[in-house]
Context: one part of a larger RNA
RNA sequence: GCCGGCGACUUAUAGGCACUGGCAGGUUAAGGUGAGAAUACCGGAGCCAAAGCGAAAGCGAGUCUGAAGAGGGCGAAGUCAGUGUUUAUAGACCCGAACCCGGGUGAUCUAACCAUGUCCAGGAUGAAGCUUGGGUAACACCAAGUGGAGGUCCGAACCGACUGAUGUUGAAAAAUCAGCGGAUGAGGUGUGGUUAGGGGUGAAAUGCCAAUCGAACCCGGAGCUAGCUGGUUCUCCCCGAAAUAUGUUGAGGCAUAGCGGUUGAUAUUAAGUCAGGGGGUAGAGCACUAUUUCGGUGCGGGCUGGGAGACCGGUACCAAAUCGAGAUAAACUCCGAAUACCUGAUGAUAAGUCAGCCAGUCAGACGGUGGGGGAUAAGCUUCAUCGUCAAGAGGGAAACAGCCCAGACCACCAGCUAAGGUCCUGAAGUUAUCACUAAGUGGUAAAGGAGGUGGGAUUGCAGAGACAACCAGGAGGUUUGCCUAGAAGCAGCCAUCCUUGAAAGAGUGCGUAAUAGCUCACUGGUCAAGCGAUCCUGCGCCGAAAAUGACCGGGACUAAGUGAUACACCGAAGCUGUGGGAUAUUUAUAUCGGUAGGGGAGCGUUCUGUUGAGGGAGAAGCGGUAGCGGAAGCAGCCGUGGACGAAACAGAAGUGAGAAUGUCGGC
Numbered sequence: 001g002c003c004g005g006c007g008a009c010u011u012a013u014a015g016g017c018a019c020u021g022g023c024a025g026g027u028u029a030a031g032g033u034g035a036g037a038a039u040a041c042c043g044g045a046g047c048c049a050a051a052g053c054g055a056a057a058g059c060g061a062g063u064c065u066g067a068a069g070a071g072g073g074c075g076a077a078g079u080c081a082g083u084g085u086u087u088a089u090a091g092a093c094c095c096g097a098a099c100c101c102g103g104g105u106g107a108u109c110u111a112a113c114c115a116u117g118u119c120c121a122g123g124a125u126g127a128a129g130c131u132u133g134g135g136u137a138a139c140a141c142c143a144a145g146u147g148g149a150g151g152u153c154c155g156a157a158c159c160g161a162c163u164g165a166u167g168u169u170g171a172a173a174a175a176u177c178a179g180c181g182g183a184u185g186a187g188g189u190g191u192g193g194u195u196a197g198g199g200g201u202g203a204a205a206u207g208c209c210a211a212u213c214g215a216a217c218c219c220g221g222a223g224c225u226a227g228c229u230g231g232u233u234c235u236c237c238c239c240g241a242a243a244u245a246u247g248u249u250g251a252g253g254c255a256u257a258g259c260g261g262u263u264g265a266u267a268u269u270a271a272g273u274c275a276g277g278g279g280g281u282a283g284a285g286c287a288c289u290a291u292u293u294c295g296g297u298g299c300g301g302g303c304u305g306g307g308a309g310a311c312c313g314g315u316a317c318c319a320a321a322u323c324g325a326g327a328u329a330a331a332c333u334c335c336g337a338a339u340a341c342c343u344g345a346u347g348a349u350a351a352g353u354c355a356g357c358c359a360g361u362c363a364g365a366c367g368g369u370g371g372g373g374g375a376u377a378a379g380c381u382u383c384a385u386c387g388u389c390a391a392g393a394g395g396g397a398a399a400c401a402g403c404c405c406a407g408a409c410c411a412c413c414a415g416c417u418a419a420g421g422u423c424c425u426g427a428a429g430u431u432a433u434c435a436c437u438a439a440g441u442g443g444u445a446a447a448g449g450a451g452g453u454g455g456g457a458u459u460g461c462a463g464a465g466a467c468a469a470c471c472a473g474g475a476g477g478u479u480u481g482c483c484u485a486g487a488a489g490c491a492g493c494c495a496u497c498c499u500u501g502a503a504a505g506a507g508u509g510c511g512u513a514a515u516a517g518c519u520c521a522c523u524g525g526u527c528a529a530g531c532g533a534u535c536c537u538g539c540g541c542c543g544a545a546a547a548u549g550a551c552c553g554g555g556a557c558u559a560a561g562u563g564a565u566a567c568a569c570c571g572a573a574g575c576u577g578u579g580g581g582a583u584a585u586u587u588a589u590a591u592c593g594g595u596a597g598g599g600g601a602g603c604g605u606u607c608u609g610u611u612g613a614g615g616g617a618g619a620a621g622c623g624g625u626a627g628c629g630g631a632a633g634c635a636g637c638c639g640u641g642g643a644c645g646a647a648a649c650a651g652a653a654g655u656g657a658g659a660a661u662g663u664c665g666g667c
Stems, first nucleotide, its partner, number of pairs: 001667006011090013025048003031042003052059002062074004093231002096228001100221006111195009120185001122154003125150001129146006158182003162179005197213001199209003206215001234602006244257005258361002260358007268351001272346006283335001284333002289329003293325005300318002302315005364389010394405003409580004414576003420570003423555003429567001431566006442557001448542002452539010469526005475499003481493002505520001509518002581592005603656001605653006614644001621640005627634002
């Protein structure tokens, strides 16, 4: 891991409710009679009911409040048993702690201590003391020798465990190998003994106390408790949620309400429609409040001139107030919707409301809309509102809970459609008409940029010749004046005239040290018909960088792209057709997706009662098999098996397994 067996809502008592039955007041309990189980009989103690209201006195089908005869509150049929369901108390659906407590067992491991034994190769160093000599007044002191001290040194046994490797389903639940520390000491070790868990022992690490230690182990309290995790076994039918509010030592738990089911009651009302309401949101506005731009007037202030001062002036500065124009606002409003909400009417094969009983839900998710938070970030967060998912299958979106279409009772090799599609993949148009796009745009993105290209509008010039190109001119006063070393159209400042003329700036750009030179404006000619400017708009272009090989799902497409119009067709579990099933009721209509959950109807297993068909001409069980049923399942036949036993009607439960790191067995 697989297979097989076992494996979880029970039982008792009490209460509520529902159903069924008895009685109409109901009913017995303990106990008794009886040979005695069941049963029957006796037993009326007791219990419930038969009257309530009030705090009470008390009154009573009424009573309390009250001044009240008003109004209002409460108020008059059950009981016993069975079954089901639910609640309470018990282990209370099953498995699962870590703990806590009681009584015991442990110091054969290990910690410390006590008693008594035992062990430590070899080598090195050379303390005190002593002896001799020197030395001193005597000591001191010096030298040599002797001596053999030490938690001394090196290093085996022995004890330890600092490093690395190996080992890591090991040779080993702590080792091996190579090195390493102590090795006469606070040393090692044998034997016997002592200390015990709220404790001991500890050169102290919460270490050790038998591979167990922030409190040993064994048994018991004990089925501790577990708002936590996991698991919880047959079928079909009907309905069908919630992820919210409030409270909570509450936040992953509960309670009440909301939303579900079921039973009953009610003749009341829901959705929709119509009518009538109040409002201060969206929008808008500036009349208030607050903010704000420009202009006019300009209180006051600043700066400044005159005056001895009083005071009189100037001002391109700031600026109250006011006027004109233009703006902003969740905490502004002279205004002001749509919706929503409330009331009334209407509304009947539809729904609501109320009551009893039984629940589940209290982590929601995304999308649209209106807001807050955030960065007008997030598959972000938090409200409101609607939808979908949750609990919803089917078609579309390549794939894709929450998007688009659409709500699956069953069957069909029938039809019509939705979203979305119709060249191939791949069902259906290589359909029709008119445009656009040339970028593979389509098939990612901005500011910004551009004689891309289509459409529209306004306007200027133009056969008295425009626009572009080419030829020619583009001059004189004058190098204007100033400034400057210089300034001559062209560093800079002021002015910007006149003349000739077809035209020519006191000069558009380049250029020079300054001149020079080139060029432009402007004019003539050649040519010959359209040429410019601005704005709006459609589709494109650039802007455009990411990691294994690219891509619109792919192939591929110049339409099979984009815009507009039209007609076909395809396309779903939608709708229709045909057949069938179920449920509900008003009986000819409607309904039948479904998690939590509620309700209903059944199947099967074991045993018991009644009845007992059948059975050695083969029971049960087991294996096989093309039958039946809505299902659980039930039959038939064949084989095996070798003695029991089906069906029906009742009753009682150790009554249904695929999951629980389930449990036992097998492989």
Large-subunit ribosomal RNA, domain II from a freshwater metagenome, 667 nucleotides, folded computationally. The RNAcentral record of the full RNA draws on SILVA. The coordinates come from a structure-prediction model, not an experiment, and the mean pLDDT is 84.